[in-house]
RNA sequence: GGCUAGGUAGCUCAGCUGGUUAGAGCACAGCACUCAUAACGCUGGGGUCGGCAGUUCAAGUCUGCCUCUAGCCA
Numbered sequence: 001g002g003c004u005a006g007g008u009a010g011c012u013c014a015g016c017u018g019g020u021u022a023g024a025g026c027a028c029a030g031c032a033c034u035c036a037u038a039a040c041g042c043u044g045g046g047g048u049c050g051g052c053a054g055u056u057c058a059a060g061u062c063u064g065c066c067u068c069u070a071g072c073c074a
Stems, first nucleotide, its partner, number of pairs: 001073007010026004019057001028044004050066005
């Protein structure tokens, strides 16, 4: 330098034909339970969907450029 895959919550990931409020598990906070802690249960907070632009009535999703991570080729 080229190719492929990926970047979504603190962490691991889903989301697919472009369409309704962006979700799950774990973690965190509160409540309940308990002699107490943990576990289980209930409730809640937390997101510029890597960045900039474009297409569209509408973009996490499509297109271009840039950037970062992993792998392969040279």
Predicted 3D model of a 74-nucleotide RNA (transfer RNA) from an uncultured Gammaproteobacteria bacterium. It was read from a public genome assembly. The prediction has a mean pLDDT of 80.